[in-house]
RNA sequence: UGGGGUGUGGCCAAAUUGGUAAGGCACCUGAUUCUGGUUCAGGGGAUUGUAGGUUCGAGUCCUACCACCCCAG
Numbered sequence: 001u002g003g004g005g006u007g008u009g010g011c012c013a014a015a016u017u018g019g020u021a022a023g024g025c026a027c028c029u030g031a032u033u034c035u036g037g038u039u040c041a042g043g044g045g046a047u048u049g050u051a052g053g054u055u056c057g058a059g060u061c062c063u064a065c066c067a068c069c070c071c072a073g
Stems, first nucleotide, its partner, number of pairs: 001072007010025003019056001027043005049065005
């Protein structure tokens, strides 16, 4: 430098053919317990890497860029 892949809460991770983002762990509150842990009930947290475009509507399609990984030189 060229080609390919990945990017979604603190972490992991789903989202069918574009129709407004599941779940688990962690966290907070309560119950249980002498306390902790376990268990049970409830709760909050995402502008989906960044910036644009297409569309009535974008995590999903298009463009550029950024980070990381792989391959080639």